The RNA shown here (SAM riboswitch aptamer (S box leader)) has 127 nucleotides and comes from a Gammaproteobacteria bacterium. It matches the Rfam family "SAM riboswitch aptamer (S box leader)". Rfam describes the family as follows. The SAM riboswitch is found upstream of a number of genes which code for proteins involved in methionine or cysteine biosynthesis in Gram-positive bacteria. The coordinates come from a structure-prediction model, not an experiment, and the mean pLDDT is 83.

RNA sequence: AGCUCAUCGAGACCGGCUGAGGGAUAGGCCCAACGACGCCGGGGCAACCUCCAGGACUAACCAUCCUGAAAGGUGCCAACUCCUGCGGUGAUUCGUCCAUACGGACGUAACCACCGAGAGAUGAGAA
Numbered sequence: 001a002g003c004u005c006a007u008c009g010a011g012a013c014c015g016g017c018u019g020a021g022g023g024a025u026a027g028g029c030c031c032a033a034c035g036a037c038g039c040c041g042g043g044g045c046a047a048c049c050u051c052c053a054g055g056a057c058u059a060a061c062c063a064u065c066c067u068g069a070a071a072g073g074u075g076c077c078a079a080c081u082c083c084u085g086c087g088g089u090g091a092u093u094c095g096u097c098c099a100u101a102c103g104g105a106c107g108u109a110a111c112c113a114c115c116g117a118g119a120g121a122u123g124a125g126a127a
Base pairs, nucleotide, nucleotide: 003125004124005123006122007121008120013042014041015040016039017038021031022030023029025085026084027083028082043077044076045075048073049072050071052068053067054066055065056064081119086116087115088114089113090112092110093109094107095106096105097104098103
């Protein structure tokens, strides 16, 4: 680097160093000399893995599930993964056409909502 599985609308900031870009990519929109991003120290969030405690199940144990805790391994601490990108469904508007009384059909159109895919991130696992 690739593969498999799970999760991604919650949550969590101070100090020091440095000094110009940063938010993966393109567009948008943001953050940034009132110092972002990054690095270091401390603090915190969370509960994926490990450990521990209680419960469910069981004749019992294991496994599994639920709850709690947070010691260890990671992770994370602007904005939903910041939003969109590809496909589908539906609503509204607009345009064209039919009918003109209600209405109906269509769309390289606009916009909104939802579903799915893709990409990405994190963890766990296998080779």